Source information:
Model confidence (mean pLDDT): 78 of 100. The RNA shown here (Bacterial RNase P class A) has 408 nucleotides and comes from Lautropia sp. Lineage of the source: Bacteria > Pseudomonadota > Betaproteobacteria > Burkholderiaceae > Lautropia. The RNAcentral record of the sequence draws on ENA. Of the family's consensus pairs, 92% are formed in the model. It matches the Rfam family "Bacterial RNase P class A". From the family's description: Ribonuclease P (RNase P) is a ubiquitous endoribonuclease, found in archaea, bacteria and eukarya as well as chloroplasts and mitochondria. Rfam classes the family as a ribozyme.

């Protein structure tokens, strides 16, 4: 120095000019401070606050699930433990160059670090295992393997049919076929019997634990699924800043009080009456009085006006940003994280400001008369705060591990 894995930061600086926005000064005119993110984001979890009936205890339903610690809390985070796959090294055999030393290449085993795991229970009960296959959980005789009886052929070993039994070794199908591999056994076979290794119970030892380890013991009894129901365990009232407090119009509509609700005409109905006519009512609708602003005029209402009181709504205004808070030293803890001191103030808007523009310097790429010019910057944008998961990001920079390769 290269190469690969896995981590963790940054995410353009400084000035200027014109605006928004919140804050302070000032009588104004203007000054002065601050002003987006690592994710402000999806709205998956968890907390604080607020309100619902005084939120207490059950049902139902939801989460979550190795094992120990950290949190306000958590489905997070740290550390362990246990499986699964597996690079890099390393073994074995096996191939291929080469006289050879040694080396490539591809399979197999182990497999540091480092990477994935919804990881409680399947000997509580219920259920289910596609398709293939004979046969899927009370195990199966399809090929097949051995013995008995009858029958053919040879008539010496043994072939081939039927028919009754044995086997679970071996083929063949599957995602999985009822320990595995070796040897004894056997007509053939089988944990039948033995070693190893696997599992199940017992013990000892080490560990807070999960869980290892080493002895002993059963001959195997308990296939997989619980991201199938369900069992066990632990946690959860709901609803959410559009919450919730307080102030409070105009119309509407609600209680009270008060003052009005008059007169004429009159179409028309009812009713007496043979009929003329008569009496009573009088919706609509003319006209006056009456009503508004202290008068007058017009328009218009003309049966209601007129005050008070309470709710609610627009609006306002609190909640609203100083807090599980940032930095820097110290301590304790492998580590999340905790505790001390000390510095700091770091948007708060409400149809919602955080913008554009120009200059230099960094960085990247072009061009190039080697002095310069041109050109580019990602995701993506607060909305009651916060802890955390997840997703998205141009380009940049640090560190750890393991190979390799060169020098010393």
């Nucleotide at each position: 120095g290269g190469a690969g894995c896995g981590a963790g930061c940054c995410g353009g600086g400084c000035g200027g000019u014109c605006g928004c926005c919140g804050g302070g000064g000032g009588a104004a005119a203007c000054c002065c401070c601050g002003g987006a993110g690592g994710a402000a984001g999806g709205u998956c979890c968890g907390g604080a606050c607020u309100c619902c009936a005084u939120c207490g205890g059950g049902c139902a339903g939801g989460a979550u699930g190795c094992u120990g610690g950290c949190u306000a809390a958590c489905g997070g985070c740290c550390a362990g433990g246990c499986g699964c796959a597996g690079c890099a090294g390393g073994c074995a055999g096996g191939u291929c160059c080469u006289c050879g030393c040694g080396g490539g290449c591809a399979u197999g085993c182990u497999c540091a670090g480092g990477g994935c795991g919804a990881c409680g229970g399947a000997a509580a009960g219920u259920g289910g295992c596609a398709c293939a296959g004979a046969a899927a959980a009370c195990a199966g005789a399809c090929c097949g393997c051995c013995g008995g009886c009858a029958g053919g052929c040879g008539c010496u070993a043994g072939c081939c049919c039927g028919u009754c039994g044995g086997c679970a070794a071996g083929g063949g199908u599957g995602a999985a076929a009822a320990g595995g591999c070796g040897a004894g056994g056997u007509a053939a076979g089988a944990g039948c019997u033995c070693a190893c290794c696997g599992c199940g119970c017992c013990g000892c030892u080490g560990g807070c634990g999960a869980c290892a380890g080493c002895g002993g013991u059963g001959g195997c009894a308990c296939g997989c699924c619980a991201a199938a129901c369900c069992c066990c365990a632990u946690c959860c009232g709901g609803a959410g800043c559009a919450a919730c407090a307080c102030c409070g119009a105009a119309u509407a509509g609600g209680c009270a009080c008060g003052c009005g609700c008059g007169g004429c005409c009159g179409a028309c109905g009812u009713c007496c009456u043979c009929g003329c006519g008569g009496a009573c009512g009088g919706g609509u609708g003319g006209c006056c009085a009456g009503g508004g602003c202290g008068c007058c005029c017009u328009a218009c209402c003309g049966a209601g006006c007129g005050u008070g009181c309470g709710g609610g709504u627009a609006g306002g205004u609190g909640g609203c940003u100083a807090g599980a808070g940032c930095c820097a030293c110290c301590g304790g803890g492998c580590a999340a994280c905790c505790g001390g001191u000390g510095g700091c103030c770091c948007a708060g808007a409400g149809g919602a400001a955080u913008g554009a523009c120009c200059g230099u310097c960094a960085c990247g790429c072009c061009c190039c008369u080697c002095g310069g010019g041109g050109c580019g910057g990602a995701c993506a944008g607060a909305a009651u705060c916060c802890g955390g998961c997840c997703u998205a990001c141009a380009g940049g920079c640090u560190c750890g591990c393991u190979c390799c390769c060169a020098c010393c």